[in-house]
Formats: sequence, C1' cells, structure tokens
RNA sequence: GGUGAUGUAGCUCAGUCGGUUAGAGCGAAGCACUCAUAAUGCUUAGGUCACAGGUUCGAGUCCUGUCAUCACCA
Repeated sequence: GGUGAUGUAGCUCAGUCGGUUAGAGCGAAGCACUCAUAAUGCUUAGGUCACAGGUUCGAGUCCUGUCAUCACCA
C1' cells in the first nucleotide's frame, strides 16, 4: 500500500425484509427476605447505535467518506 471483517449500556452480545418506546445476560444502586452475609425476588439508573454526510415519509439496519481494532496479501 491492497482486500476483508468488526464497531450498539461499565463488560459480553442480540437486533429478522428499513417501520410499534433500542433490548438481553453479567455488573452497579435501592428495597424485600435474613441475627448477619451470600443466594433469591422486585425496582431503578445507565445509549451521540465509532464519526461525518447522503437516500427515504421514516435509518442501529441501505449508500459514500473518515477513524479505530483484528485477519490475510504484498
């Protein structure tokens, strides 16, 4: 330098053919339970869907560019 993949909550990841409030598990906080802790149950918070633009009535999803990481080729 070239090709490809990935980028969504603190972490690991779903998200279908573009359409209803952006979700799960773990983690965090609170409450219940307990003599107490753990476990368990309930509740809550936490998101610029990497960044910028475009298409569209409507974009996490489609298109373009950029950035980062990984793999391969040279």